């Protein structure tokens, strides 16, 4: 100097399923409302989580296995292919350079 982790400031990404009941409507449909499941978040919440050392979240997928009540959960796919940052300021670590000795 420069790296990493932590911190602050501002900015940006993202997802919001599944079951069961009841109302309306009623050929099917769509919509509101309660309760349960899982999780950081399922009421679009100024909360949550994640920003390239990126599994926050999308593809793959109405996928493979397993478990459930259940297209949900879990895991595999995944050394896959996308996917949103810049600054400060501390000072532990690490790594180089300079000067003394």
């Nucleotide at each position: 100097u420069c790296c990493c982790g932590g911190c602050g400031a501002c900015a940006g990404g993202g997802g919001u399923g599944c079951u069961c009941g009841c109302c309306c409507g009623a050929c099917u449909g769509c919509g509101g409302c309660g309760a349960g499941c899982u999780g950081a978040g399922a009421c679009c919440a100024c909360a949550c989580c994640c920003u390239u050392u990126g599994a926050a979240c999308c593809u793959g997928a109405u996928c493979c296995g397993g478990c459930u009540a259940g297209u949900a959960c879990c895991g595999g796919c995944g050394a896959a292919g996308g996917g949103a940052g810049u600054c400060g300021a501390c000072a532990u670590g690490g790594a180089c350079u300079g000067c003394g000795u």

A computed fold for a 101-nucleotide RNA from a Gemmatimonadota bacterium, annotated as TPP riboswitch aptamer (THI element).
Taxonomically the source falls in Gemmatimonadota (Bacteria, Pseudomonadati).
Model confidence (mean pLDDT): 77 of 100.
RNAcentral holds the sequence, with entries from Ribocentre.